[in-house]
RNA sequence: GGCCCCGUCGUCUAGUCUGGCCUAGGACGUGUGCUUCUCAAGCACAAAACACGGGUUCAAAUCCCGUCGGGGCUG
Numbered sequence: 001g002g003c004c005c006c007g008u009c010g011u012c013u014a015g016u017c018u019g020g021c022c023u024a025g026g027a028c029g030u031g032u033g034c035u036u037c038u039c040a041a042g043c044a045c046a047a048a049a050c051a052c053g054g055g056u057u058c059a060a061a062u063c064c065c066g067u068c069g070g071g072g073c074u075g
Base pairs, nucleotide, nucleotide: 001074002073003072004071005070006069007068010028011027012026013025020058030046031045032044033043034042051067052066053065054064055063
């Protein structure tokens, strides 16, 4: 240099193939409350994310192009 894969809450991950319904869901963690003499556990609630830019479309996490970052194969 070429080709391929990946990037979503603090962490891990579902959803992308086949665009639309539900608030982008779940687990852990965090916060608040209940419970308890206290802590832990349990229960309830809450905050928290689509790498960036552009394009297509009535509508994009999802399709297309580019950039950035990570990984793999290879001249």
Predicted 3D model of a 75-nucleotide RNA (transfer RNA) from a Pseudomonadota bacterium.
The source organism's lineage runs through Bacteria, Pseudomonadati and Pseudomonadota.
The sequence is in RNAcentral, with records from ENA.
The coordinates come from a structure-prediction model, not an experiment, and the mean pLDDT is 80.
Its Rfam family is "tRNA". The family's RNA type in Rfam is transfer RNA. Gene Ontology term of the family: triplet codon-amino acid adaptor activity.